[in-house]
Notes:
THF (Tetrahydrofolate) riboswitch aptamer from Erysipelothrix inopinata, 92 nucleotides, folded computationally. The model forms 94% of the base pairs in the Rfam consensus. It matches the Rfam family "THF (Tetrahydrofolate) riboswitch aptamer". Rfam links the family to the GO term tetrahydrofolate metabolic process. The sequence is in RNAcentral, with records from Rfam.

């Protein structure tokens, strides 16, 4: 030393199972620190947590294991998925 490939956090779909509907939750917007982040180190314009602020909603049905809504949680499977440096597999 030269070719390929593998694997993150995340998104997005659908499926199951809840939560909420007496409105949290998502999503903005401006601030804080800190946590994790392909196998190793380290890193953010990315992901999470946080504090303040604005803005905001769909509720029916009673034979009922009911039937909606919400830019709602979680997991499972598909797809798709790291910038730098050394490294793991293969090939040659």
């Nucleotide at each position: 030393a030269g070719c390929a490939a593998a694997g993150u956090a995340g998104a997005u779909a659908a499926c199951a199972c809840g939560c909420g509907u007496u409105a949290a939750g998502u999503g903005c917007u401006a601030g804080a620190u800190g946590g994790a982040u392909g196998g190793g180190a380290a890193g953010u314009u990315g992901c999470c947590u946080u504090u303040a602020g604005a803005c905001g909603a769909a509720a029916c049905u009673u034979a009922g294991u009911g039937u909606g809504c919400g830019a709602u949680g979680u997991g499972u499977u598909a797809u798709u998925g790291c910038c730098u440096c050394c490294g793991u597999u293969g090939c040659a």